[in-house]
RNA sequence: GAUAGAGGUUGCGCGUUUCAAAAGUAGUUUUUCUGAUGUGUCAGGCACAGGAGAGGAAAAGAGAAAGGGGAGCGCGCCGAAAGAGGGCAUUUCCAUGAAGAUGCUGUCUUGGGCAUGCAUUGAACAAGUGUAUGACUGUCAUCUUGUUUUAUGGAUGGGGCGCUAUC
Numbered sequence: 001g002a003u004a005g006a007g008g009u010u011g012c013g014c015g016u017u018u019c020a021a022a023a024g025u026a027g028u029u030u031u032u033c034u035g036a037u038g039u040g041u042c043a044g045g046c047a048c049a050g051g052a053g054a055g056g057a058a059a060a061g062a063g064a065a066a067g068g069g070g071a072g073c074g075c076g077c078c079g080a081a082a083g084a085g086g087g088c089a090u091u092u093c094c095a096u097g098a099a100g101a102u103g104c105u106g107u108c109u110u111g112g113g114c115a116u117g118c119a120u121u122g123a124a125c126a127a128g129u130g131u132a133u134g135a136c137u138g139u140c141a142u143c144u145u146g147u148u149u150u151a152u153g154g155a156u157g158g159g160g161c162g163c164u165a166u167c
Base pairs, nucleotide, nucleotide: 001167002166003165004164005163008078011077012076013075014074015073016072017071018070019069028061029060030059031058032057033056034055037049038048039047040046041098042097043096044094045093081110082109083108084107086105087104088103089102090101091100092099111137112136114134115133116132117131118130119129120128121127139158140157141156142155143154144153
């Protein structure tokens, strides 16, 4: 340097089916009251709707979906993957500024899952993300125990650009 592997049945990610929830919510229709604004992400511009009633309130009718979650199935894997920041391109009526979405690219951090606290996203008491603490787990190093001075157990410490095996 190349190849092949291991950590866990709660390893990681993707797709799909179904279920619950989101929710009797959003939007919409009708009636009544009021009476001039409202929409296109925000500002600016422009456009559209509006006394033939904007918007708001009340009542009634019918009434979703996305993201996220549980379970099953399938696929790809072991920097699997996740997060933060930058650059480029496209895009959201115009594109002047901001903000958002998608894709590509590069830098940095993180061994893995779990529990708890805080912060944040979220309809949520679910779950995600970040951070701190805690034990657990896997691996290597050192010391120690001692089976057949190799196993097993214990203590301390490190990190995946690591560890093991073969060439």